[in-house]
RNA sequence: GCCGGGGUGGCGGAACGGCAGACGCAGCGAGCUUAAACCUCGCGGCCGCGAGGCGUGUGGGUUCGAAUCCCACCCCCGGCA
Numbered sequence: 001g002c003c004g005g006g007g008u009g010g011c012g013g014a015a016c017g018g019c020a021g022a023c024g025c026a027g028c029g030a031g032c033u034u035a036a037a038c039c040u041c042g043c044g045g046c047c048g049c050g051a052g053g054c055g056u057g058u059g060g061g062u063u064c065g066a067a068u069c070c071c072a073c074c075c076c077c078g079g080c081a
Base pairs, nucleotide, nucleotide: 001080002079003078004077005076006075007074010025011024012023018064027043028042029041030040031039045054046053047052057073058072059071060070061069
């Protein structure tokens, strides 16, 4: 340099172009306990007092609508040279 695969909350990991973050974990709160562990229940991306706003590597494009399709770039893994 060329080809292929990948990048989604703190972590793992889903998601026919139509409610983004299912499901699980960390973590926080409560219950149980003399106290804890286990277990159970609730919360569990960011900003905001709130209404609400933002968020799928980065920047554009297509579309009524994009994590998903297209283009360029960045990073990681594998192959070829």